This is a predicted structure of a 527-nucleotide part of an RNA (small-subunit ribosomal RNA, 5' domain) from a Patescibacteria group bacterium. The organism belongs to Bacteria candidate phyla, within Bacteria. It was read from a public genome assembly.
[in-house]
Context: one part of a larger RNA
RNA sequence: GGAUGAACGUUGGCGGCGUGCCUGAGAUAUGCAAGUCGAGCGAAGUCCUAUGAAGCCGAAAGGCAGAUUAGGAUUCAGCGGCGGACGGCUGAGUAACACGUAGGAACCUACCCCUUUCCAGACCAUAGCUCACCGAAAGGUGGGGUAAUAGUCUAUGUGUCCCUGCCUUCUGGCUGGGAUAAAGAGUGUAACUGCCCGGAAAGGGAUGGGCCUACGGCCUAUCAUGGUAGUUGGUAGGGUAACGGCCUACCAAGCCGAUGACGGGUAGCUGGCCUGAGAGGGUGGUCAGCCAGAGGGGGACUGAGACACGGCCCCCACUCCUACGGGAGGCAGCAAUCAGGAAUUGUCGGCAAUGGGCGAAAGCCUGACCGCGCGACGCCGCGUGCGGGAUGACGAUCGCAAGAUCGUAAACCGCUGUGGUAGGGGAGGAAGUCUCGAUUCAUUCGAGAUUGACAGUACCCUACUAGAAAGGGGCCGCUAACUGCGUGCCAGAAGCGUCGGUAAUACGUGGGCCCCAAACGUUAUCC
Numbered sequence: 001g002g003a004u005g006a007a008c009g010u011u012g013g014c015g016g017c018g019u020g021c022c023u024g025a026g027a028u029a030u031g032c033a034a035g036u037c038g039a040g041c042g043a044a045g046u047c048c049u050a051u052g053a054a055g056c057c058g059a060a061a062g063g064c065a066g067a068u069u070a071g072g073a074u075u076c077a078g079c080g081g082c083g084g085a086c087g088g089c090u091g092a093g094u095a096a097c098a099c100g101u102a103g104g105a106a107c108c109u110a111c112c113c114c115u116u117u118c119c120a121g122a123c124c125a126u127a128g129c130u131c132a133c134c135g136a137a138a139g140g141u142g143g144g145g146u147a148a149u150a151g152u153c154u155a156u157g158u159g160u161c162c163c164u165g166c167c168u169u170c171u172g173g174c175u176g177g178g179a180u181a182a183a184g185a186g187u188g189u190a191a192c193u194g195c196c197c198g199g200a201a202a203g204g205g206a207u208g209g210g211c212c213u214a215c216g217g218c219c220u221a222u223c224a225u226g227g228u229a230g231u232u233g234g235u236a237g238g239g240u241a242a243c244g245g246c247c248u249a250c251c252a253a254g255c256c257g258a259u260g261a262c263g264g265g266u267a268g269c270u271g272g273c274c275u276g277a278g279a280g281g282g283u284g285g286u287c288a289g290c291c292a293g294a295g296g297g298g299g300a301c302u303g304a305g306a307c308a309c310g311g312c313c314c315c316c317a318c319u320c321c322u323a324c325g326g327g328a329g330g331c332a333g334c335a336a337u338c339a340g341g342a343a344u345u346g347u348c349g350g351c352a353a354u355g356g357g358c359g360a361a362a363g364c365c366u367g368a369c370c371g372c373g374c375g376a377c378g379c380c381g382c383g384u385g386c387g388g389g390a391u392g393a394c395g396a397u398c399g400c401a402a403g404a405u406c407g408u409a410a411a412c413c414g415c416u417g418u419g420g421u422a423g424g425g426g427a428g429g430a431a432g433u434c435u436c437g438a439u440u441c442a443u444u445c446g447a448g449a450u451u452g453a454c455a456g457u458a459c460c461c462u463a464c465u466a467g468a469a470a471g472g473g474g475c476c477g478c479u480a481a482c483u484g485c486g487u488g489c490c491a492g493a494a495g496c497g498u499c500g501g502u503a504a505u506a507c508g509u510g511g512g513c514c515c516c517a518a519a520c521g522u523u524a525u526c527c
Stems, first nucleotide, its partner, number of pairs: 001527004006523005013382006019375002021340001026338003030335003035082003040079002044075007055064003089293003099216006107209002112205007120154004129144006159180005165174003184197001186195002218265003226256003231253008268290004272283004295316005318329004346372001348371003354368001355366004385415004395406004419465007429454001432450007471516005476497003482511005492499002
């Protein structure tokens, strides 16, 4: 000199873009952060439309009434499907194939795309519901009964897998045997055929992931006659989607190590970022990729995918409810609270955009995200006026008392309107979606309607107004900038050299000057 997720002191006008718990991976009140599908299913409540029984009134016509049935809308829970493995947060642990780069072979991959083939028949339940009961609650037990794209069995087998035999170009062809599938909904029709969304099997693709290897990147030998027993290798078996001591039995005695094993300390890794001419050194906050974690520890279940932050089970610590028998909970999601700390924000708005989940769609959900708010925390931009104006006011300081400096500075005259105040206009961000018409194999075209949190914001115009708007540090040398007074090794200053003991340019203060400027200094850390 540069840099910072900074803090502290003094000061502080505006805007844009960024950025904001670095400490206790401490504890958390409250609200929200993952749902969706009625075009998979049965039922319940309410409403609407149609139907209109028993009964009642009436002499009749008819009226009241509303059972039942059908259709539609809507709400809540349930079964079922898909999604809750993404997105969001954090950096505790980890010195490791965790990460980075480059390779490899023994694997899996829901949804998506392409290709081929298929979807036949039968059946058992169970939630919801209802009845009864237990419990303070959380919740549970029993009887009855119901549905499905839930479940079971059978059939078929294009195919796939296993076994066997033959051929063989060596991973393909053929024969025989065995195993192995499925689900319907909507629309249309008088009814089928049809259309559309699904279902099953198989092959391929795409995407995502699991596994192995080489190399690379911290400190420590005051950790070395060192370390290792599933340890190192083999055989057989088990297990996995998959190779493998991954696991088990048996056999052998290996394997690693000064090219630093083993141990200890520290640490998420990278793209990057800071600095530097570079080499290098430092660093890993925001953003992006990967990894790891979800109060501490362990475990599996479901599933294409988890050993699963807002799922389950067990133990521990803690908190809460309780009728004392027993239960409930997990902000390292967004806000917010307490604590810790030098120190870090709102219990805000919206799904309008982008993206995600579900859905045929309309749509619903989305503290992801988009916005607004707070903080000079950072960077950038703008302003605090501009021109004229005296041998030069007043005042202040210095003074050899002549004068000098502050100083064109002020006053005063003229001007402008960034800004401010008031009034008016007013975006882009909107693509889509719906309706109607035309049209196609798919669909596309036209017309109309409609969708903005930010926000009446940005921006533009008009009027008025110099009006709101300058400080901080320094002045002995390094280092730009000097004098008066006070003090008297005192009080104090200080980054280093040092300064102060009676004329201190170094302390305190006045004036002047220098540097930077909405900031200026100090502290901390890195180069």